Notes: The RNA shown here (FMN riboswitch aptamer (RFN element)) has 145 nucleotides and comes from Lentihominibacter hominis. Its mean pLDDT, the model's own confidence on a scale to 100, is 78. NCBI's taxonomy places the organism under Bacteria, Bacillati, Bacillota, Anaerovoracaceae, Lentihominibacter.
RNA sequence: UAUUAUCUUCAGGGCAGGGUGAAAUUCCCGAUCGGCGGUAAAGUCCGCGAGUGUGAAAGCACAGGAUUCAGCAGAUAUUUUGUCUGAAUCAGGAUUUGGUGAGAUUCCAAAACCGACAGUAUAGUCUGGAUGGGAGAAGAUAUGA
Numbered sequence: 001u002a003u004u005a006u007c008u009u010c011a012g013g014g015c016a017g018g019g020u021g022a023a024a025u026u027c028c029c030g031a032u033c034g035g036c037g038g039u040a041a042a043g044u045c046c047g048c049g050a051g052u053g054u055g056a057a058a059g060c061a062c063a064g065g066a067u068u069c070a071g072c073a074g075a076u077a078u079u080u081u082g083u084c085u086g087a088a089u090c091a092g093g094a095u096u097u098g099g100u101g102a103g104a105u106u107c108c109a110a111a112a113c114c115g116a117c118a119g120u121a122u123a124g125u126c127u128g129g130a131u132g133g134g135a136g137a138a139g140a141u142a143u144g145a
Base pairs, nucleotide, nucleotide: 001145004142005141006140007139008138009137010136017029018028019027031125032124033115034114035048036047037046038045043113044112052061053060054059065090066089067088068087069086070085071084072082073081074080075079095111096110097109098108099107117128118127119126
């Protein structure tokens, strides 16, 4: 320095101030936050996690989807399969312009936009599932060169 194995630790931030109201950190004004890997440094690109959807589940998926049904085609010999077709049900986060540069939807300037589920006066920010899960990050030991 690199491979493989085992183990350990870590791994999400945020409504100040005001208005209305019986009641709102949920509405209105305003404030404020940004998981992991990649890449010219990214909430908005690409990929992933979480969450979510579908399904009895395993699993699969996030719009070229999942499931079900029908058709068609193939295999098999009774039930199955599909980069196929149609129908039904349910499911969807978001960026531009100008500048610099070899190179930037990543930097600088400006103006925008987005944010699961459950609870509650309607929630990215409160409470809860969660002392959970986790992309991954760092380290230790052993092994090989």